RNA sequence: GCUGGCAUGGCUCAGUUGGUAGAGCACGUCAUUGGUAAUGACGAGGUCAUCAGUUCGACUCUGAUUGCCAGCU
Numbered sequence: 001g002c003u004g005g006c007a008u009g010g011c012u013c014a015g016u017u018g019g020u021a022g023a024g025c026a027c028g029u030c031a032u033u034g035g036u037a038a039u040g041a042c043g044a045g046g047u048c049a050u051c052a053g054u055u056c057g058a059c060u061c062u063g064a065u066u067g068c069c070a071g072c073u
Base pairs, nucleotide, nucleotide: 001072002071003070004069005068006067007066010025011024012023013022019056027043028042029041030040031039049065050064051063052062053061
């Protein structure tokens, strides 16, 4: 230099014909217990890496950029 893949709550990851973004763990409150742990209920937490484009509508399609990983030279 070229090619491919990945980027979504604190962490690990889902999210298909484009239509209001979810799970587990962790966190907070409450219940339960003599007290913890465990269990159950509820809750908070996301500008979906960034910027544009297409579309009535984009996490999803297109282009560029940034970061990480792999391959080739």
Molecule: transfer RNA
Organism: Clostridia bacterium